[in-house]
């Protein structure tokens, strides 16, 4: 300095234009003499800004951030 790729709950992930799913973890109930385990609940997310489109995580520009290869 150039290409390439990743960015989705607290962690780790799924999801190739039409209500964004999961596991684990913290809550709250229930069980239990008491934890722990178990068993139900309910609550949490698209990296940020713009653009095409009736509709955007998805497709396109632009920036952050990390990772990779070239010189």
């Nucleotide at each position: 300095g150039c290409c390439c790729g990743a960015u989705u709950a607290g962690u780790u992930u799924a999801g190739u234009g039409g209500u964004a799913g999961a596991a684990c973890a913290a809550u709250g109930a229930c069980c239990u003499u008491u934890u722990a385990a178990g068993u139900c609940a309910a609550a949490g997310a698209c990296a940020a800004g713009g653009g095409c489109u009736c509709g955007a995580u998805u497709c396109c520009c632009u920036u952050a951030u990390c990772g990779g290869g070239c010189a």